[in-house]
Context: one part of a larger RNA
RNA sequence: GAAUCAACGCUGGCGGCGUGCCUAACACAUGCAAGUCGAACGAGAAAGCGGGGGCAACCCCGUGAGUAAAGUGGCAGACGGGUGAGUAACACGUGAACAAUCUUCCCUCGAGCGUGGAAUAACCUCGCGAAAGCGGGGCUAAUACCGCAUAACAUCCCCGGGUCGCAUGAUUGGGGGAUCAAAGGCUUCGGUCGCUGGAGGAGGGGUUCGCGCCUGAUUAGCUAGUUGGUGAGGUAACGGCCCACCAAGGCAACGAUCAGUAGCCGGCCUGAGAGGGCGCACGGCCACACUGGAACUGAGACACGGUCCAGACUCCUACGGGAGGCAGCAGUGGGGAAUUUUGCGCAAUGGGCGAAAGCCUGACGCAGCAACGCCGCGUGGAGGAUGAAGGCCCUCGGGUCGUAAACUCCUGUCAGGGGGGAAGAAACUCUCGCAAGAGAACUGACUGUACCCCCGGAGGAAGCCACGGCUAACUCCGUGCCAGCAGCCGCGGUAAUACGGAGGUGGCAAGCGUUGUUC
Numbered sequence: 001g002a003a004u005c006a007a008c009g010c011u012g013g014c015g016g017c018g019u020g021c022c023u024a025a026c027a028c029a030u031g032c033a034a035g036u037c038g039a040a041c042g043a044g045a046a047a048g049c050g051g052g053g054g055c056a057a058c059c060c061c062g063u064g065a066g067u068a069a070a071g072u073g074g075c076a077g078a079c080g081g082g083u084g085a086g087u088a089a090c091a092c093g094u095g096a097a098c099a100a101u102c103u104u105c106c107c108u109c110g111a112g113c114g115u116g117g118a119a120u121a122a123c124c125u126c127g128c129g130a131a132a133g134c135g136g137g138g139c140u141a142a143u144a145c146c147g148c149a150u151a152a153c154a155u156c157c158c159c160g161g162g163u164c165g166c167a168u169g170a171u172u173g174g175g176g177g178a179u180c181a182a183a184g185g186c187u188u189c190g191g192u193c194g195c196u197g198g199a200g201g202a203g204g205g206g207u208u209c210g211c212g213c214c215u216g217a218u219u220a221g222c223u224a225g226u227u228g229g230u231g232a233g234g235u236a237a238c239g240g241c242c243c244a245c246c247a248a249g250g251c252a253a254c255g256a257u258c259a260g261u262a263g264c265c266g267g268c269c270u271g272a273g274a275g276g277g278c279g280c281a282c283g284g285c286c287a288c289a290c291u292g293g294a295a296c297u298g299a300g301a302c303a304c305g306g307u308c309c310a311g312a313c314u315c316c317u318a319c320g321g322g323a324g325g326c327a328g329c330a331g332u333g334g335g336g337a338a339u340u341u342u343g344c345g346c347a348a349u350g351g352g353c354g355a356a357a358g359c360c361u362g363a364c365g366c367a368g369c370a371a372c373g374c375c376g377c378g379u380g381g382a383g384g385a386u387g388a389a390g391g392c393c394c395u396c397g398g399g400u401c402g403u404a405a406a407c408u409c410c411u412g413u414c415a416g417g418g419g420g421g422a423a424g425a426a427a428c429u430c431u432c433g434c435a436a437g438a439g440a441a442c443u444g445a446c447u448g449u450a451c452c453c454c455c456g457g458a459g460g461a462a463g464c465c466a467c468g469g470c471u472a473a474c475u476c477c478g479u480g481c482c483a484g485c486a487g488c489c490g491c492g493g494u495a496a497u498a499c500g501g502a503g504g505u506g507g508c509a510a511g512c513g514u515u516g517u518u519c
Stems, first nucleotide, its partner, number of pairs: 001519004006515005013377006019370002021335001026333003030330003035075003040072002048063006082288003092212007101205003106201004111196002114148004123138006154179006161172004184193003214260003221251003226248006233241001263285004267278004290311005313324004341367001343366003349363001350361004380410004390401004414460001416455005424446001429440004463508005468489003474503005484491002
C1' cells in the first nucleotide's frame, strides 16, 4: 500500500446493489418450514338455513353435501433448505475403466392387459389404560393382497454356427426346453389418463484405477481378516465384503504406523510475476442431523422435521407409564469484541401431487434492521474588500482565519408536501380451427414502489485524524522526568513545533481513526 463475514472510539444526510453467529455441532418456549390425489376405494358428518310436529325439553324431513374431518390405496416425503462436527480418505480435483453395475418419473419403438379368490382398515361393538395408546369380536371396497391362464427380441438350460476382443470373455443369428406379468378410472363412446413385461435413449446414481492433495522422525517399524489362494455365502455389481479351509504373506526412509491440524474444489485476497495466504457469500462434490448403534420400506435412505434399541438431557404423569430433538425460517437464553424481523406473499421463478381447477411450498420473490462493504449523489452556485465584527499571533507597524461571512443575484439535486403512475403478466384455462395457429378472459406480495410533473425556499444535511523525523501540515499558552505521549527513533527535569488546551495548517470525507488478521 492492498484486502477483510470484522470489532472498538468519535461522527453520521440520501439512494442502489450486496453482506450479516468466524464463538457453544451449547440448550431451546412459541408459530410456521411436505404434502397432494374423490378422475384408485369403501364409507361419511356438524353448525347454519328452510319446512313440519310438540306445552316444553326436544324430535322428524329437506338443504348444507357426497362437502369437512378421518381411513384404505397411489405418488411425493432420498428433492428442496441447514451446518462443517467428523474426515488426511479414492473425501475432493482431474483423467480413465466397469467384458463387474442399478435406475421411479420423462422420451422413442414394438407386445400384452384373460379368469377367479380370500382378507382388512374405516365403521359397529366389548374390554384395558390417567394419558400415550392397546387388545378381542362382527361387516365391507379397491389401481391394496393372493391364485390360475396367456409369454417373448426377457431370464435360465441344452445343441451346433459366425464375428470381435490382450483376456476372464463379449456379441449375433438358428433349433429345442423350462420359468416369470398385468388394473383399472374418466368419457360427449371418438377417446384419454393409467397398468404389465421388453428393447433403446436421456438424465441420475454405484464401483474401480492412474495422477494430484497440510505438519511432525523429539513418531521407525506397522499388520491376524492381516496378504494371497480354493470353495461357499452375500450384493444391482467386483472384491476379505462375510465365512470355512489352505499357504505365509502384505506395507514402510519415494516416510508405513502413530500424533497434530483440516471438509475438498471452482474460486477469493495479495503480488510485476513466481509465489504466499484463504476456502465467508454464490456454484459443484462430500459428510452430518441430540450422542452411539441398527435395520425396515422403497427405483433410490441405513433416511434432518420416519421406525427400533441404548445413553445423556428436558417435559407430562393418577408413579403403573409416556412425550421430545431448530446444524429449516423467524425467535429466546447462554457464550462472545461481535452478527438482523417471532414481517408480507405464493404475483414471478422453481419444486411436489393432481386430467384439470387447484392445494402445499420460511425454496423463492420481497419488505424490515445494521455506514458491515462497494458504488453514486448531496450538504449549494456566481458575485462580493471599509479585507467588517470577533478569535489567534505580533517586532505594536501590522499579519492571519479570509471571498471566508454579511450582502446581492441565481439554482433546485436529495430530504419534505401535493398530483399522476408503470414494467415485472402471459401462460395454465376457455372459445374457434383438421392443423399450423388465431382470439378471449383472470391474476402484483413488493406498491401507490420505481419513474414523471408541480410546490416552496439556501432553507433540513460534516465530521474525523494528524501537524519532531520517517510523513503533507507551526505558533502561543499551560505543565516542569510531573501529568502524559509513543508504530520505530524517541519526547517531558522552566521558553516543549513531540505532553494538555487554543489559533492556524495538512489529509481524508459520510465517514475518519484504532485494533486484530493476510499478502